[in-house]
RNA sequence: GCUCCCAUGGUCUAGUUGGUAAUGAUGUCUGCCUAACACGCAGAAGGUCCCCAGUUCGAACCUGGGUGGGAGCA
Numbered sequence: 001g002c003u004c005c006c007a008u009g010g011u012c013u014a015g016u017u018g019g020u021a022a023u024g025a026u027g028u029c030u031g032c033c034u035a036a037c038a039c040g041c042a043g044a045a046g047g048u049c050c051c052c053a054g055u056u057c058g059a060a061c062c063u064g065g066g067u068g069g070g071a072g073c074a
Stems, first nucleotide, its partner, number of pairs: 001073007010026003019057001028044005050066005
């Protein structure tokens, strides 16, 4: 330099041939339980779906550009 892949709560991740209020686990917080802690049970908070622009009545999902990470080739 060329080609391809990935980017979603703190962490890991589901969801994409567009359509209400984005899924689960883990972590955090609160309550119950316990003498207490852990485990367990119940509940809660936490996301501008990497950024900008476009298409559309409507975009996490389609298109273009950019940024970051990874793989292959040279």
The RNA shown here (transfer RNA) has 74 nucleotides and comes from Raphidocelis subcapitata. Its Rfam family is "tRNA". Rfam's curators write: Transfer RNA (tRNA) molecules are approximately 80 nucleotides in length. It is annotated as a transfer RNA. The source organism's lineage runs through Eukaryota, Chlorophyceae, Sphaeropleales, Selenastraceae and Raphidocelis.